Description
This is a predicted structure of a 66-nucleotide RNA (Pistol ribozyme) from Bacillus velezensis. It matches the Rfam family "Pistol ribozyme". Rfam links the family to the GO term catalytic activity. For this family Rfam cites "Crucial Roles of Two Hydrated Mg(2+) Ions in Reaction Catalysis of the Pistol Ribozyme" (Teplova et al., Angew Chem Int Ed Engl, 2020). Of the family's consensus pairs, 95% are formed in the model.

[in-house]
RNA sequence: GGUCGUGGCGGCGACAUUAAAAAGGCAUUAAGCCGCCAGCGUCUCCCUGUAUAGGGGAGGGUUGCA
Numbered sequence: 001g002g003u004c005g006u007g008g009c010g011g012c013g014a015c016a017u018u019a020a021a022a023a024g025g026c027a028u029u030a031a032g033c034c035g036c037c038a039g040c041g042u043c044u045c046c047c048u049g050u051a052u053a054g055g056g057g058a059g060g061g062u063u064g065c066a
């Protein structure tokens, strides 16, 4: 240098061709490791629907301590 932990940049961490994880300070949350920006996933409501599927819209966007 590469890939991965939602996307971009940065941090933290892992792995060696794979895309996972018991790692990522400790807990907590449905909310994904963290910050900023996002608003993908997740959550609530509404509409649709051959209706416990799927689709669309609106809202919101874990929290605390180091």
Stems, first nucleotide, its partner, number of pairs: 002015004006038006025065003032040001043059006
The RNAcentral record of the sequence draws on ENA.